[in-house]
RNA sequence: GCUCCGAUGGUGGAAUAGGUAGACACAAGAGACUUAAAAUCUCUCGACCUCACGGUCGUACCGGUUCGAUUCCGGUUCGGAGCA
Numbered sequence: 001g002c003u004c005c006g007a008u009g010g011u012g013g014a015a016u017a018g019g020u021a022g023a024c025a026c027a028a029g030a031g032a033c034u035u036a037a038a039a040u041c042u043c044u045c046g047a048c049c050u051c052a053c054g055g056u057c058g059u060a061c062c063g064g065u066u067c068g069a070u071u072c073c074g075g076u077u078c079g080g081a082g083c084a
Base pairs, nucleotide, nucleotide: 001083002082003081004080005079006078007077010026011025012024019067028044029043030042031041032040046057047056048055049054060076061075062074063073064072
């Protein structure tokens, strides 16, 4: 230099012939139970704004296509593999 693969909440990791983003697990928080704890059970758990209701944004980054993009297209960055 060329080719291929990958990048998703705090962590691992699902979801693809385009249709509610975040299943499931771990970690964390609150509650129940307990004399207290552990275990167990229930709920919550991306960011920002808002007293609240609610709203806006969010799949490495920047664009494009589309009514609609984690998914398709182009470019970039980073990591891995192969070839030279």